[in-house]
Predicted 3D model of a 470-nucleotide part of an RNA (small-subunit ribosomal RNA, 3' major domain) from an uncultured bacterium. The prediction has a mean pLDDT of 83.
Context: one part of a larger RNA
């Protein structure tokens, strides 16, 4: 001087507690262990790995393993020396790469030669090889927790102390006030961005209240700037007013007023520094190593294996419900290698046509739950794994190993031990829609409306964390 105390004060935090849904028990999905393999490529490991890197492994990817090929090499690039225009095409071997063969074919220049290209040599390649305990940059975490410093003074032989303590007060080292300490950075706040309310100003693809026309309907059109409504700039909130308790800072009202009240709700923002924490496989780099091979290229397989345990989601076990029917209401987002109205065909998935839109104009677009009959408590009209045939799509190809449709098939499961988890409002919880990845493939991930609760006495007790004194 820190750090730990099952040491002591004060304080916080869905940390408990009071309440709601979960997970743990079944199928199925995906990650990881193990285990098997030729190969089941690498990483990620207590919290801070495990639907993570991957936002999308049939081939490609792809690193991994079998076999086939190549060595100046897949790709850039100097020099030198040879040979041919470039390039386009037939053929034969081959799983392809690759090897081999035939044909067609120049421009400027008298000319040499230059352009382009192949080839040989030779320099320079390449490496997902190791080492994140050699390293940049990036990134999780303590934690959006109030903390971390510094000049200059004082104090101490000095390591260091003070300032940063002390009372009060805040979300807050946020203020106040005392104070040998006076300032002052980097963190906090605000400054941004998004949401709510209003004004201003613009109105077109958005929107119609009058006024006019038209139609089976319909802002369809004229035509308006009023209303939604875009979106630009402004106002608004500051404990400003008022009551009450304080020296003050501030606190405390079912106090006015206001859309909104004490940070309004949400993002973005991560201070010194911890964990030799991740990461050499996103990139980039010292050092090591490989160099007819630890490089490269093809074809196949494989990353999709399965006595097994574990983590994270999806159905579900059922009447708050499952199946039929009929009709309203969203928000965000994409769209020319595109999203497809609308017709026909087909139970469907899709098919064939057709038309519109580079989209505030067409379109993807049906929103779903809600609503009104039927079921009547069963392993059922639940629940749908899993297997049978038929059949769609997409791409060179659906066997290994894709997704969708119809018919039949109908497992387990009747709310889950010990233990645990998420969440304080437009939240949980339920319901659905859309993106990104991408040809194809979502139960994940990122996002956005729709409905819409319960409960917090309180800080003793579990965890984590701040400050003081020991």
């Nucleotide at each position: 001087u820190g750090a730990c105390g099952g040491g002591g004060g004060c304080c916080c935090g869905c940390a408990c507690a009071a309440g709601c849904g979960g997970a743990g028990g079944a199928a199925c999905a995906u990650g990881u262990g193990g285990u098997u393999u030729a190969a089941u490529u690498c990483g990620a490991u207590g919290a801070u790995a495990c639907g993570c890197g991957a936002g999308g492994a049939a081939c490609c990817u792809u690193a991994c393993c079998c076999g086939g090929g190549c060595u100046u090499a897949a790709a850039u690039u100097g020099c030198a020396c040879u040979c041919g225009a470039a390039u386009g095409a037939u053929c034969c071997g081959g799983a392809a790469a690759c090897g081999g063969u035939u044909c067609a074919g120049c421009u400027a220049g008298c000319a040499a030669u230059a352009g382009c290209g192949a080839g040989u040599g030779u320099g320079a390649a390449g490496g997902u090889g190791c080492u994140g305990c050699a390293u940049g940059g990036u990134u999780g975490u303590c934690g959006u927790c109030a903390g971390c410093u510094c000049g200059u003074g004082c104090c101490g032989u000095g390591a260091g102390g003070u300032g940063u303590c002390g009372g009060c007060u805040u979300a807050a080292g946020u203020g106040c006030c005392a104070u040998a300490a006076c300032g002052a950075g980097c963190g906090c706040a605000a400054c941004c961005c998004u949401u709510g309310u209003u004004g201003u100003c613009a109105g077109u693809u958005a929107c119609u209240a009058a006024c006019a026309g038209g139609u089976g309907a319909u802002g369809c059109u004229g035509a308006g700037g009023a209303c939604u409504c875009u979106g630009a700039c402004a106002a608004g909130a500051c404990u400003g007013c008022c009551a009450u308790c304080g020296u003050a800072a501030g606190a405390u009202g079912u106090g006015a007023g206001g859309a909104a009240g004490g940070u309004g709700g949400g993002g973005a923002u991560g201070a010194c520094g911890u964990c030799a924490a991740a990461u050499c496989a996103g990139c980039a780099c010292g050092g090591c190593c490989c160099u007819u091979a630890c490089g490269u290229c093809c074809g196949g397989g494989g990353c999709u294996a399965c006595a097994c345990a574990c983590g994270u989601g999806u159905u579900a076990c059922a009447a708050u419900g499952g199946g039929g029917g009929g009709u309203a209401c969203a928000g965000a987002g994409g769209g020319c290698c595109g999203c497809u109205a609308c017709c026909a065909c087909g139970c469907g998935a899709g098919u064939g046509g057709a038309u519109g839109c580079c989209a505030a104009u067409c379109c993807c677009u049906a929103a779903a739950a809600a609503u009104c009959g039927c079921c009547c408590c069963a392993g059922u009209u639940c629940a749908g794994a899993u297997u049978g045939c038929a059949g769609g799509c997409u791409g060179c190809a659906a066997c290994u190993c894709g997704c969708c449709u119809g018919c039949a098939u109908g497992a387990a499961g009747u709310c889950g031990g010990a233990a645990u988890u998420g969440c304080u409002a437009g939240u949980a919880a339920u319901c659905g829609c859309a993106g990104a990845u991408c040809a194809g493939c979502a139960u994940g991930c990122u996002g956005c409306g729709g409905u819409a609760a319960a409960u917090a006495c309180g800080u003793u007790c579990c965890c984590g964390g701040g400050c003081c004194c020991u």